A computed fold for a 73-nucleotide RNA from Nonomuraea endophytica, annotated as transfer RNA.
């Protein structure tokens, strides 16, 4: 330089046109319990990597650009 693929809560990831974006981990608060830890409840936390585009409607399709991993040269 050119190609693919990937960027979604504090980590892992799933959604792939229309539902109030979701699930495990963790966090927080209470219940248990001498205390913890497991376990039950219930909660907070997401401009969906940025900008334009397509569309009645976009996390999802096209484009550019940042950014991570491969891979040719």
């Nucleotide at each position: 330089g050119c190609c693919u693929u990937c960027g979604u809560g504090g980590c892992g990831c799933a959604g792939u046109g229309g539902a109030g974006a979701g699930c495990g981990c963790g966090c927080c608060u209470g219940c248990u319990u001498g205390c913890g830890g497991a376990g039950c409840a219930g909660g907070a936390g997401g401009u969906c990597g940025c900008u334009g585009g397509u569309u009645c409607g976009a996390u999802u399709c096209c484009a550019g650009c940042c950014g991570a991993a491969g891979g040719c040269a």
The coordinates come from a structure-prediction model, not an experiment, and the mean pLDDT is 80.